[in-house]
Context: one part of a larger RNA
RNA sequence: GAACGUACGCUAGCGGUGUGGAUUAGGCAUGCAAGUCGUGCGCGAAAGCCUUCGGGCGAGUAAAGCGGCGAAAGGGUGAGUAACACGUAACCAACGUACCCCUCAGAUCGGAAUAACCUCUGGAAACGGUGGGUAAUGCCGAAUGGUCCUGGGAGAGACAUCUCUCCUGAGGUAAACGGUGCCUUCGGGUGCUGCUGAGGGAGCGGGUUGCGGCCUAUCAGUUAGUUGGUGGGGUAACGGCCUACCAAGACGAUGACGGGUAGCGGGUCUGAGAGGAUGAUCCGUCACACUGGGACUGAGACACUGCCCAGACUCCUACGGGAGGCUGCAGUCGAGAAUCUUCCACAAUGGGCGAAAGCCUGAUGGAGCGACACCGCGUGCAGGAUGAAGGCCUUAGGGUUGUAAACUGCUGUCACGCUAUAGGAACCCACGGUCGUUAAUAGCUUCCGUGCUGACCAAAGCGAGAGGAAGCGCCGGCUAACUCCGUGCCAGCAGCCGCGGUAAUACGGAGGGCGCAAGCGUAGUUC
Repeated sequence: GAACGUACGCUAGCGGUGUGGAUUAGGCAUGCAAGUCGUGCGCGAAAGCCUUCGGGCGAGUAAAGCGGCGAAAGGGUGAGUAACACGUAACCAACGUACCCCUCAGAUCGGAAUAACCUCUGGAAACGGUGGGUAAUGCCGAAUGGUCCUGGGAGAGACAUCUCUCCUGAGGUAAACGGUGCCUUCGGGUGCUGCUGAGGGAGCGGGUUGCGGCCUAUCAGUUAGUUGGUGGGGUAACGGCCUACCAAGACGAUGACGGGUAGCGGGUCUGAGAGGAUGAUCCGUCACACUGGGACUGAGACACUGCCCAGACUCCUACGGGAGGCUGCAGUCGAGAAUCUUCCACAAUGGGCGAAAGCCUGAUGGAGCGACACCGCGUGCAGGAUGAAGGCCUUAGGGUUGUAAACUGCUGUCACGCUAUAGGAACCCACGGUCGUUAAUAGCUUCCGUGCUGACCAAAGCGAGAGGAAGCGCCGGCUAACUCCGUGCCAGCAGCCGCGGUAAUACGGAGGGCGCAAGCGUAGUUC
């Protein structure tokens, strides 16, 4: 000198863009943060209103249930981790992949349950139990077919393995479901969507390896599933990943093993660079979700707002037993030098579900608070000398504050008041037309036009009037800026040198000056 997720002191007009729990991965009241689908299925109220008292409307609505998809994403944090965790470059002839796209083929015949519901019943509650009984795109059996497994033959290839062709045997699929429209001669035809099998793609994931990036030798030897092999198991897959047996290996001064510290990278800060320091916000990735362990479901988890067990803590209890997990968004307590609103909206972007309308979305878009940072603007401009008054200094002549003020003439940013709208809106959908498909002016599809959708921001316009808007630090040298008074080694200052003991440019005040300016200083940290 530069920088900061800063803090503190004094001061403070406005706006834009960013940014804001770095400490206790400490404890948490309350609300919200993951639902959706009736075009998968069976059921099915009530309040209220009307009534001819039979009932009707509400309404086949709401709610609950079965089923599907999602909930493994998005969001948070950095505790752990010195490791193929990360970065980079490769490899998998040892792999997986729901949704999406393309191609090919198919969807036959049956069955048994169960929630909901009803009855009885246990419990304070959480939550159950018995019997009856119903549906499906839920579950099960059989058939069909290609893939999969076993065996044989041929070709290519990096030899264990892959590709192609043929044959044999065995196992194993499907929801003919839902719905729109048309002609129906009631046979069917057509369009959309869903289902099953196979192959390919895209994106995503799993695994392996070379190289790279901390400190410590006052850590020198470490290791028995340890190193390798064989058989078996397990996995989507290779592998001591696991197991039985066999062998005795494997790593290490190029630092094994141990200890300490730490998420990693793109980046950020500094620096001429080399380098050093760092890893907030944003992006990628890993790990974690009260602490420890475990599996289930599923394409995918060993799963933040799923399950089970153990522990600590908190809460409810009828003492028998139960409930919970903010390192999501707000908010609260605590600790701390220190870090915000229990806000608005799904209008935009994106995500989940749905044919769609749409619903959900503390992701996100916005608003609020904080000079926390950067940037921008303003606090007026021009004229104005009797160089006014006052202050300060003085050699008492004067000098300085100082064109500064007053005064005159202007301007009108920001703030203030009034009025009001542009733009952020594209979609979806509806209507009208149009292209293609088709027997079809149904439907579906392409394009065009019109209409619909704004949480929040708010340009532009008008009015008034210099009015509402300057401080902070310093002035001995380093280092830009000097005098007077007070004090008298006292009170005090101080980054270093050092000032102060009766004329202190160094303490305190004042006048003046210097520097920066809505900030200025101080402290801390890094280069």
Predicted 3D model of a 527-nucleotide part of an RNA (small-subunit ribosomal RNA, 5' domain) from a Planctomycetota bacterium.